[in-house]
Description: The part of an RNA shown here (small-subunit ribosomal RNA, central domain) has 350 nucleotides and comes from a metagenome. The RNAcentral record of the full RNA draws on SILVA.
Context: one part of a larger RNA
RNA sequence: CUGGGCGUAAAGGGUGCGUAGGCGGUUCCGUGUGUCGAACGUGAAAUCCCACUGCUCAACGGUGGAACGGCAUUCGAAACUACGGGACUAGAGUGCAGGAAGGGAGAGCGGAAUUCCUGGUGUAGCGGUGAAAUGCGUUGAGAUCAGGAAGAACACCGGUGGCGUAGGCGGCUCUCUGGUAUGCAACUGACGCUGAGGCACGAAAGCUGGGGGAGCAAACAGGAUUAGAUACCCUGGUAGUCCCAGCCCUAAACGGUGUGCACUUGGUGUUGGCGGAAUUGACCCCGCCAGUGCCGGAGCUAACGCGUUAAGUGCACCGCCUGGGGAGUACGGCCGCAAGGUUAAAACUC
Numbered sequence: 001c002u003g004g005g006c007g008u009a010a011a012g013g014g015u016g017c018g019u020a021g022g023c024g025g026u027u028c029c030g031u032g033u034g035u036c037g038a039a040c041g042u043g044a045a046a047u048c049c050c051a052c053u054g055c056u057c058a059a060c061g062g063u064g065g066a067a068c069g070g071c072a073u074u075c076g077a078a079a080c081u082a083c084g085g086g087a088c089u090a091g092a093g094u095g096c097a098g099g100a101a102g103g104g105a106g107a108g109c110g111g112a113a114u115u116c117c118u119g120g121u122g123u124a125g126c127g128g129u130g131a132a133a134u135g136c137g138u139u140g141a142g143a144u145c146a147g148g149a150a151g152a153a154c155a156c157c158g159g160u161g162g163c164g165u166a167g168g169c170g171g172c173u174c175u176c177u178g179g180u181a182u183g184c185a186a187c188u189g190a191c192g193c194u195g196a197g198g199c200a201c202g203a204a205a206g207c208u209g210g211g212g213g214a215g216c217a218a219a220c221a222g223g224a225u226u227a228g229a230u231a232c233c234c235u236g237g238u239a240g241u242c243c244c245a246g247c248c249c250u251a252a253a254c255g256g257u258g259u260g261c262a263c264u265u266g267g268u269g270u271u272g273g274c275g276g277a278a279u280u281g282a283c284c285c286c287g288c289c290a291g292u293g294c295c296g297g298a299g300c301u302a303a304c305g306c307g308u309u310a311a312g313u314g315c316a317c318c319g320c321c322u323g324g325g326g327a328g329u330a331c332g333g334c335c336g337c338a339a340g341g342u343u344a345a346a347a348c349u350c
Stems, first nucleotide, its partner, number of pairs: 003322004007304002012318001014201004021194003025088007034080001035077005041071002049065006091191001092188003095184003103177007110154001114150008125136002162169002206247006215241002220236004258317006266295011299306002323350003332343004
C1' cells in the first nucleotide's frame, strides 16, 4: 500500500413506482449490540521465529523462550453506532393564495391544401426529366369556374420558448384528469435517500381481429440511365401509414453523462413566480427562487472539452466494464401468435 474505472478509449440499466437490503437530521434519558480497556482461562504436540546446544559442518535433532493473528468468561468505559423511550423543525410531506404551460384521456367544431365525383367554359395537348420515355388525353385531358364526397395533417404564431419521469406532446372549444414552479409558514414531526428482484409505462417498424384508406409509399410492375443497374431519376402501385381492441418491448430509447443531497469565483440572454423602489402604469431598473441556453474562472481531463444544469469537491445507494475476433452468437431457461426479445458462453484464433 492492499483494485482501477464507465461524455468520446471497454463500461450508466430506455424511463418511472417500489419490495427486501444498504445508508440516514437536531436534542435529552436509558440499555450496553457493535466498539474500547483490564483480569483470567484456553489457544495439544509438531511446524514458523529467537537464543543456547548435540551429531567434525550442514541438513537433521535437543532444551528453553517468543509467538499461536483467535475464542470464551468476568469486571469496567459510554464519545460514536445500534436498540428502547421522550422532545424538536432546518430534511420530507400536507394546507392555503394567486399563476404558467403543444402534460394525459374523451367528445365536438374549423379553415387551407390534396385526390376523386358531377356540371359549365374551352381545345390539343398534359405530365415528367440532365435529356427522355413509360403514363394521361378528341369516349374531350391539362387549365378554369361552381357544387359535392373522403381521409389525413394542422401553414403563419413558433422561439437553443413551454410541458412531461422517459418514450414523447402543436388548429380551436368543452368535459374529465396528472404533475410542477413561486409566495405564506397554519399543520404532521425524520414520515427521508437509493433500490437487487418485482410491477407499470415505453418512438418507429412488425403481428392478430375489426374498420378506414385522400396523400405518401417498402414490396412489385413499367420507363430511363448504365458494360450491367435486382439502385440512384421518372410513371404507376400493394402492405403500411389512420381508428378501435389486443400483442410486440426494441433504438444513435443520446446530454452517447444513473439517482439523491451538500459544498465551490463570475458574466450574459431567455421562460415562470415573487419582492423592492418608482410611477398614471401591468413598462424600465434592482433583488430572490425555479427552469432553460451561451461564454468563461479555479479545479478536473489523455486530449477534446466540462466548468453552480460539473465531467470540480465529497457522501449514500444502484447498474455496468475488465484485450480484438468468434458473439450479443450457440446451447439451455424464461417471454412471444410469429417476427423475435431477454439471460448468455466455449472451442479456436490474433